[in-house]
Context: one part of a larger RNA
RNA sequence: GGCACAUGGUGGAUGCCUUGGUACCAGGGGCCGAUGAAGGACGUGGGAGGCCGCGAUAGUCCUCGAGGAGCUGUCAACCGAGCUGUGAUCCGAGGGUGUCCGAAUGGGGAAACCCAGCCCGAGUGAUGUCGGGUUACUCAUGCCUGAAUGUAUAGGGUAUGAGGGGGAACGCGGGGAAGUGAAACAUCUUAGUACCCGUAGGAAGAGAAAACACUGGUGAUUCCGUGAGUAGUGGCGAGCGAAAGCGGAGGAGGCUAAACCGUGCGCGUGGGAUACCUGGUAGGGGUUGCGUGUGCGGGGUUGUGGGGCACUGUUGGAGGCGGCUACCGACGUCUCAGCGUGGUGUUUCGUGUUAGUUGAACAGGUUGGGAAACCUGGCCGUAGACGGUGAGAGCCCGGUAGGCGAAAAUGCGAUUCAUGCGUGUGAUGGUGUUCCCGAGUAGCAGCGUUUCCGUGGAGGGUGCUGUGAAUCUGGCGGGACCACUCGCUAAGCCUAAAUACUUCCUGGUGACCGAUAGUGGAUAGUACCGUGAGGGAAUGGUGAAAAGUACCCCGGGAGGGGAGUGAAAGAGUUCCUGAAACCGUGUGCCU
Numbered sequence: 001g002g003c004a005c006a007u008g009g010u011g012g013a014u015g016c017c018u019u020g021g022u023a024c025c026a027g028g029g030g031c032c033g034a035u036g037a038a039g040g041a042c043g044u045g046g047g048a049g050g051c052c053g054c055g056a057u058a059g060u061c062c063u064c065g066a067g068g069a070g071c072u073g074u075c076a077a078c079c080g081a082g083c084u085g086u087g088a089u090c091c092g093a094g095g096g097u098g099u100c101c102g103a104a105u106g107g108g109g110a111a112a113c114c115c116a117g118c119c120c121g122a123g124u125g126a127u128g129u130c131g132g133g134u135u136a137c138u139c140a141u142g143c144c145u146g147a148a149u150g151u152a153u154a155g156g157g158u159a160u161g162a163g164g165g166g167g168a169a170c171g172c173g174g175g176g177a178a179g180u181g182a183a184a185c186a187u188c189u190u191a192g193u194a195c196c197c198g199u200a201g202g203a204a205g206a207g208a209a210a211a212c213a214c215u216g217g218u219g220a221u222u223c224c225g226u227g228a229g230u231a232g233u234g235g236c237g238a239g240c241g242a243a244a245g246c247g248g249a250g251g252a253g254g255c256u257a258a259a260c261c262g263u264g265c266g267c268g269u270g271g272g273a274u275a276c277c278u279g280g281u282a283g284g285g286g287u288u289g290c291g292u293g294u295g296c297g298g299g300g301u302u303g304u305g306g307g308g309c310a311c312u313g314u315u316g317g318a319g320g321c322g323g324c325u326a327c328c329g330a331c332g333u334c335u336c337a338g339c340g341u342g343g344u345g346u347u348u349c350g351u352g353u354u355a356g357u358u359g360a361a362c363a364g365g366u367u368g369g370g371a372a373a374c375c376u377g378g379c380c381g382u383a384g385a386c387g388g389u390g391a392g393a394g395c396c397c398g399g400u401a402g403g404c405g406a407a408a409a410u411g412c413g414a415u416u417c418a419u420g421c422g423u424g425u426g427a428u429g430g431u432g433u434u435c436c437c438g439a440g441u442a443g444c445a446g447c448g449u450u451u452c453c454g455u456g457g458a459g460g461g462u463g464c465u466g467u468g469a470a471u472c473u474g475g476c477g478g479g480a481c482c483a484c485u486c487g488c489u490a491a492g493c494c495u496a497a498a499u500a501c502u503u504c505c506u507g508g509u510g511a512c513c514g515a516u517a518g519u520g521g522a523u524a525g526u527a528c529c530g531u532g533a534g535g536g537a538a539u540g541g542u543g544a545a546a547a548g549u550a551c552c553c554c555g556g557g558a559g560g561g562g563a564g565u566g567a568a569a570g571a572g573u574u575c576c577u578g579a580a581a582c583c584g585u586g587u588g589c590c591u
Stems, first nucleotide, its partner, number of pairs: 001590009015576001016541002020513002022510007029502002031166002039101003042055003046079002049075003052059001061095005070083003106115003116135007137163009170201001171199005181188001185235001211218002222249005232240002253494003256438001260298010276285002279328005303472001305437003308433008317336006338423004343419003348414007356404003362377005378395002380384001386398003443467009453479001474489005528535002548575001551562004
């Protein structure tokens, strides 16, 4: 030095465990913000560093409930000082306070700081000083002012209201890639994806046929299944990929523009013999009429086309008022009944949510440190989910099944009363008239884009550019186009539900993980790194209980040996188990 055996150290694999994660499901909730949010800074405790809570009323204040003996959060003990059956701590509901920064908004600013004006108040002999309130900008509406410039307008001021910022995913809109696939690559694909921007809601969007269908019919939209990987499309490559119909979920329909009438305002124009007005007659009124633009009220809303206007028919509650008068008739306006709607507030009831409460049934023996194990004999069960207890508990504890419970706040459903809104003011016919039926629109042309459709025979939707109609004997569509035929009525608006998502709250489940796993994170976006954007860890386990080794000995200590605790100390705060690499010691053999 090697090998073997034995015995240690080091190290932290493995096994077991779980405070933490992860995926999904169900229910609830679905916005917060100038009444100052989200997120922070700084303070706040008797001693007080971190976390958490709270805000100069600062480990809290008040009220109302629940609860019933201890309490002064946690890491995390100890000491001190207190509170509490006159009901504390803890739990729930509603209020109060809530520094400074932050949209940050009096001005400024290197966030958490600096400096002001005005009003009211405190204080001072007076000033300085202090407290409360207020003062950003934009938009809308009203009012007051007000230039060049006469009327005006721009501009200015003021009151009231709104906005601003944040939020996980889901929605809609505006922009919009490439890696990739095509076994290369350019059309194509990836993909209208990722990403950026705008913007909304608890959902959004869509939505009451200028729709489909096809000679039969359906009857707004949305979502699911099927149709169907079909019809199609496609360097006919890779690929992409419908619709009708059928079966379901859900179910809901409304309002305007125009014609015409009335009225306010602006502009233009004409007349003075009057024009003009009133349904008729007679009287009468009386300065405006006509055209045009615009606001308001009525009217009107449809595709067996509808409406207006003129004439005419049938039918229809009540009352008041009106115009210059009389009569007849009609009209206007107001109110009520009636009808409809279910908005707002309110009463009562029911049912949930936000604290709680009740809740059955076991003993003996054996082993053991310990009984829940085993043996014996019982019991409960609308409860044999689960967790804990010195091993494995239906009957020990918390719970579980099943019951019960709210002063306050709040959700939903019903209901009483009040109030609001609409209608009531018409309904329904006939004849005539040809007045209206959404214009830089439809259509057409060029260039794009979308749909299953890549320019194709290319319809439909849509954008830009150019051109540019008609009003029902009008228009659009049924995949070029024409005829016939069928369907629909564009160029205005609103609309619940079925659908999507899950930051958040509650509950549950797992052939999900078990500390190099599972979230990055068994708390951490911390420590640390970086000028910064940003990057980003590691560290779990004594024991049932600290009972955490009094006392003695060696030692400077560290550490150890006794003694003691404990079932165990070879469980001793480097602590369960304690593999291997690696490092020793002893013995044997070989060299």